[in-house]
Context: one part of a larger RNA
RNA sequence: CGCAGGAAGUUUGAGUGGAGCUGUCCUUAGUACGAGAGGACCGGGAUGGACGUACCAAUGGUGCACCAGUUGUCGUGCCAACGGCAUGGCUGGGUAGCUACGUACGGACGGGAUAAACGCUGAAGGCAUCUAAGCGUGAAGCCCCCCACAAGAUAAGACUUCCCAUCCUUUAUGGAGUAAGACCCCUUGAAGACUACAAGGUUGAUAGGCUGGAGGUGUAAGUACAGCAAUGUAUUCAGCUGACCAGUACUAAUAGGUCGAGGG
Numbered sequence: 001c002g003c004a005g006g007a008a009g010u011u012u013g014a015g016u017g018g019a020g021c022u023g024u025c026c027u028u029a030g031u032a033c034g035a036g037a038g039g040a041c042c043g044g045g046a047u048g049g050a051c052g053u054a055c056c057a058a059u060g061g062u063g064c065a066c067c068a069g070u071u072g073u074c075g076u077g078c079c080a081a082c083g084g085c086a087u088g089g090c091u092g093g094g095u096a097g098c099u100a101c102g103u104a105c106g107g108a109c110g111g112g113a114u115a116a117a118c119g120c121u122g123a124a125g126g127c128a129u130c131u132a133a134g135c136g137u138g139a140a141g142c143c144c145c146c147c148a149c150a151a152g153a154u155a156a157g158a159c160u161u162c163c164c165a166u167c168c169u170u171u172a173u174g175g176a177g178u179a180a181g182a183c184c185c186c187u188u189g190a191a192g193a194c195u196a197c198a199a200g201g202u203u204g205a206u207a208g209g210c211u212g213g214a215g216g217u218g219u220a221a222g223u224a225c226a227g228c229a230a231u232g233u234a235u236u237c238a239g240c241u242g243a244c245c246a247g248u249a250c251u252a253a254u255a256g257g258u259c260g261a262g263g264g
Stems, first nucleotide, its partner, number of pairs: 001152001005163007015149004021049007033038001051106005059100004066093005071086006110144003117137004164263001166176003181259004185201005206252003209248005215241003222235005
C1' cells in the first nucleotide's frame, strides 16, 4: 500500500515445512518343521540405543552487585571494626535465571491408492491363460492421519462485537474536526539486536522502595564472662542477604499531543 466504510477479537485451511530410525529380552513354544543337531512364521508383551521437542519439581553444573573463612599490603589517627588492590586475590557454599550429566514426551494406531509379486473370472485362440473388458490381495515407499506456520490464498475467505451519518468547499478519487479504536510519550517484562510482542499508566500493583516470607550462608557487631594469652562461651537457628513469592501508592508511570469512518 492492497484486501470498496472505519475498528477490536476469534478463526477456516489452499499451501509450505517438520517428523518418519532401530536393537535386545519374555511369551506363543522347545510348539510347527527336522532322523538328530537345531529351530521358526503369525500374534501378544517388556525394556533399551541414537535422534528430536519441551521443561527445571527433583539430581548436578554455572551463578563477576549473595553469605562465610583466609593470605599479603595500603588506607579510614590508633585498638577494634571495616574498605581498596592482588585472576571474582584465594578457598568453602549458593537464590533466581540459563542449563545437562537431569526429567517428561514423541516415531505410533488407522484409512486410501499402488510397486514388485500373488490371485479371481475370462476371451481373442471350443483348451489353456492374473488381462485384452472386468474384479481383488499386496511395502519402512506415495496421499491422508500427527506437529508447526499459514488469507499478499490479489481467487486477498468466514464468524462475533463496537462506531455512526458533523462541518467547509472550487462538488472531487477534495478538505477539516470527530466516533469506535489506535499511536506518540512514560513504567516495565520468564518478550527482545533494533523493531516487534506482552503487562500497565492514578478508576493504578507496571517498575523501584518499604514490610513480611521463601531460599542461601552459618551464629554478625557491641557487651558481659572464662583464660596470662591465642581463643572460647552467652546474648544468637544470630546477622547479612541479587534476580524468587506476596502485601503496601512512599517514589516514578504526570500533563499533553497525533491519527482515525461518512461508505455501489
This is a predicted structure of a 264-nucleotide part of an RNA (large-subunit ribosomal RNA, domain VI) from Christensenella massiliensis. It matches the Rfam family "Bacterial large subunit ribosomal RNA". Taxonomically the source falls in Christensenella (Bacteria, Clostridia, Christensenellales, Christensenellaceae). Its mean pLDDT, the model's own confidence on a scale to 100, is 89.